[in-house]
């Protein structure tokens, strides 16, 4: 220094190909069941989709720009 991959809930991710209401699993809360617990049952909270811009009627998704890890070449 150059190319290339990955970043989404407290953790594992799914959705990007083809722009149109942000989802799943395990945790977490609350209620139900049990004498209690665990384990089933219902029901809820949680995300500015790594940042910054751009383009669009509208961007997790196209476009540039950088951060950070990870490989790979000099």
């Nucleotide at each position: 220094c150059g190319g290339a991959g990955u970043g989404u809930a407290g953790c594992u991710u799914a959705g990007c190909u083809u722009g149109g209401u942000a989802g799943a699993g395990c945790g977490c809360c609350u209620g139900g069941u049990u004498u209690g617990g665990g384990a089933c049952c219902a029901g809820g909270a949680g995300g500015u989709c790594g940042u910054a811009g751009g383009u669009u009627c509208a961007a997790a998704u196209c476009c540039u720009a950088u951060c950070a890890c990870u490989c790979c070449g000099a």
A computed fold for a 74-nucleotide RNA from Blastochloris sp., annotated as transfer RNA. Lineage of the source: Bacteria > Pseudomonadati > Hyphomicrobiales > Blastochloridaceae > Blastochloris. The sequence was found in a public genome assembly. It matches the Rfam family "tRNA". It is annotated as a transfer RNA.